[in-house]
RNA sequence: AUAUCGGGAGAGACUGGCCGUCCAGCGCCGAAGGGGUAACACGCAAAGCAAACUCUCAGGCAAAAGGACCGGUAU
Numbered sequence: 001a002u003a004u005c006g007g008g009a010g011a012g013a014c015u016g017g018c019c020g021u022c023c024a025g026c027g028c029c030g031a032a033g034g035g036g037u038a039a040c041a042c043g044c045a046a047a048g049c050a051a052a053c054u055c056u057c058a059g060g061c062a063a064a065a066g067g068a069c070c071g072g073u074a075u
Base pairs, nucleotide, nucleotide: 001075002074003073004072005071006070007069012026014025015024016023017022027061028060029059033057034055035054036053040048
């Protein structure tokens, strides 16, 4: 790193519409993905650059599914 197994959070089972997995509205979440940022390095400047911080584009807000990340096993 890949495959597989186990664990794994947050936030409306909101309102309206042929009552819905669709559309619209309002309110929210931060842990797929994506963007921004420090130190640092370079330098006249620009260009480079991390996260669980930040934005909320995407995604999500009963359960299920998904899920960063953690652990086991195999290669």
Molecule: Glycine riboswitch aptamer
Organism: mouse gut metagenome